[in-house]
Context: one part of a larger RNA
C1' cells in the first nucleotide's frame, strides 16, 4: 500500500463561503488522447522455473525452452472517458405573483417585578434554617401608602411550534438587511453543478484590553452555622463579572455524541407554513408541496436501536480512526496582550 471501519466500541473539523484537484445530465457528429486487439524492435548475461546432457549421487557445471507481466514503432477496433463541434431541457438559475417566520443590524418606547431615595401610616420586631446563629431593627425597620431614581430581564401567549449554516434567536413599534416556502407560466442551457486540500469569514459561556455602566444575581473573599476537621453543601453579607461600545481570544457533551450533496426503497398517526379540489360550508374531508415529530415493514446493526429527517440500497467528493497508559502531553513552527489555542511526537511501561 491493499483492506476495514468511524450513533453508543477508536474514528465527522463547530459551522458557512470558497482557490488548486477529484467527479460531472440527454443527443448527434467528428477526433482516436485514454481504453482494447495484432505485428515488429528491444526488454544483457547469470539466477529462479521447466526439460535434457556431464562429474557413481548430490551439491556443482553445462545444452534448450519459458518467463521477464514492461517501453518503443506501426497497423486497426471505437462503446466508454477525454477534447472539438452542434443541439436538448429532466440539473442549476432567473423572471413574475402570492407566503410563513424568537433570522440579522440599528434606533426608539412599554408594563410587572427586585433594590435604592424621600414622604405619610405604624410599632417590635424583621430576616434566615433540619434547627439555629451572623445580619438588619426604637437614629424606627419589617409591613403598608404615594411620589422618585436605576439597571437588567421580558410572566401569559409558549407549543417534540417557528427561524438560522452552525454558535444561537423571544415585550412592542419604525428603518435598513440576508435566507427560505408555494403556484402558474416565460426565459437561459449543464452554464463552477456536487465536494472541497490549503485558504478565508462566523463562531455559546468563560477570560483579556480601553471606557462607561452597575438593579438583581453572584466566583474570590469576610463572617454564622454544620463537623472529628468543613479551605464544601446551608445562612448573611460581598467584589471582579454578568449589561453597552470597540478591539481580542476560537474553544464546548460547539451533541442527532450521525460530513456534505443526489438518487432509489411498504405502510399508520400528530403538527407548522403553502397550493389544489370535494360537499353535508364545518371545530369538515382529500390530494399535493416544503418543514417538523411519533410508531413501524423489508433492508441493516455485536446489540440497543435506525428505518424516505436512515444507521437501508447506491454514487461523488472532503475529514478522521489503527491497543490501554504515557498524552492532546514535551520539543519545535505557527497565532494570542495574557490566559492559552493549533499542529504534535517518543523513551518507559501494562
Nucleotide at each position: 500500500c491493499u483492506g476495514g471501519g468511524c450513533g453508543u466500541a477508536a474514528a465527522g473539523c463547530g459551522c458557512g463561503c470558497g482557490u488548486a484537484g477529484g467527479c460531472g445530465g440527454c443527443u448527434u457528429g467528428g477526433u482516436c488522447a485514454g481504453u482494447c486487439a495484432g505485428a515488429u524492435g528491444u526488454g544483457a548475461a547469470a539466477g529462479c522455473c521447466c526439460u535434457g546432457g556431464g562429474c557413481u549421487u548430490a551439491a556443482c557445471c553445462u545444452g534448450g525452452g519459458a518467463a521477464c507481466u514492461g517501453c518503443a514503432u506501426u497497423u486497426g477496433a471505437u462503446a466508454c472517458u477525454g477534447c472539438c463541434a452542434a443541439g436538448c431541457u429532466a440539473g442549476a438559475g432567473u423572471a413574475u405573483g402570492g407566503g410563513a417566520g424568537a433570522g440579522g443590524g440599528c434606533u426608539g418606547u412599554g408594563g410587572a417585578a427586585u433594590u435604592c431615595c424621600a414622604c405619610g401610616u405604624g410599632u417590635a420586631g424583621c430576616g434566615g434554617u433540619g434547627a439555629a446563629a451572623u445580619g438588619c431593627g426604637u437614629a424606627g425597620a419589617u409591613a403598608u401608602g404615594u411620589g422618585g431614581a436605576g439597571g437588567a430581564a421580558c410572566a401569559u401567549c409558549a407549543g417534540u411550534g417557528g427561524c438560522g449554516a452552525a454558535g444561537g434567536c423571544g415585550g412592542c413599534a419604525g428603518c435598513c438587511u440576508g435566507g427560505c416556502c408555494c403556484a402558474a407560466u416565460a426565459c437561459u442551457g449543464a452554464c463552477g453543478g456536487c465536494u472541497g486540500a490549503g485558504g478565508u469569514g462566523c463562531g455559546a459561556a468563560a477570560g483579556c484590553g480601553u471606557g462607561g455602566g452597575g438593579a438583581g444575581c453572584a466566583a474570590a473573599c469576610a463572617g454564622g452555622a454544620u463537623u472529628a476537621g468543613a479551605u464544601a453543601c446551608c445562612c448573611u453579607g460581598g467584589u471582579a463579572g454578568u449589561c453597552c461600545a470597540c478591539g481580542c481570544c476560537g474553544u464546548a457533551a460547539a451533541c442527532g455524541a450521525u460530513g456534505u450533496c443526489a438518487a432509489c426503497u411498504a405502510g399508520c398517526c400528530g403538527u407548522u407554513g403553502g397550493g389544489a379540489g370535494a360537499c353535508u360550508u364545518g371545530a369538515u374531508c382529500u390530494c399535493u408541496u416544503a418543514g417538523u415529530g411519533g410508531c413501524g415493514c423489508a433492508g441493516c446493526u455485536a446489540a440497543c436501536g435506525c428505518a424516505c429527517u436512515a444507521a437501508g440500497u447506491u454514487g461523488a467528493c472532503c475529514g478522521c480512526c489503527u491497543g490501554g497508559g504515557g498524552a492532546g502531553u514535551a520539543c519545535g513552527g505557527c497565532c494570542g496582550c495574557a490566559a492559552g489555542g493549533u499542529u504534535a511526537a517518543a523513551a518507559c511501561u501494562c
The part of an RNA shown here (small-subunit ribosomal RNA, central domain) has 350 nucleotides and comes from an uncultured prokaryote. Its mean pLDDT, the model's own confidence on a scale to 100, is 86. The RNAcentral record of the full RNA draws on ENA.